Guanidine-I riboswitch aptamer from Psychrobacillus antarcticus, 99 nucleotides, folded computationally. Its mean pLDDT, the model's own confidence on a scale to 100, is 80. Its Rfam family is "Guanidine-I riboswitch aptamer". Gene Ontology term of the family: regulation of gene expression.

[in-house]
RNA sequence: CAAAAUGUUUUCUAGGGUUCCGUAGCUAUCGACACUGGUCUGGUCUGAGAGAAAACUCACAGCUCUGCUGUGUCACGGAAGGAUAAAGGCCUGGGAGAA
Numbered sequence: 001c002a003a004a005a006u007g008u009u010u011u012c013u014a015g016g017g018u019u020c021c022g023u024a025g026c027u028a029u030c031g032a033c034a035c036u037g038g039u040c041u042g043g044u045c046u047g048a049g050a051g052a053a054a055a056c057u058c059a060c061a062g063c064u065c066u067g068c069u070g071u072g073u074c075a076c077g078g079a080a081g082g083a084u085a086a087a088g089g090c091c092u093g094g095g096a097g098a099a
Base pairs, nucleotide, nucleotide: 007056008055009054010053011052012051015046016045020043021042022040023037024036025035058072059071060070061069062068063067074094076097080092081091082090
């Protein structure tokens, strides 16, 4: 200096917060509404390049070839900013940088 499937989607998980629900508090004769609390286990929500699974696709190899089977190793990483109600292992980003 250069190349690459280091592919796409879906479902989920670690993680994440607080719109909505629930819940706790406050008020109060009681109930409801309102308000406050995520320093509330939770449901909804969000969610990984470097987590999991599946399907498809691509490359290569083989075979009994309108297809089928097999293989596909790696990955240290800020600060800052952005969206959403909000945050984050989300996005910028397999970026800057390091090696």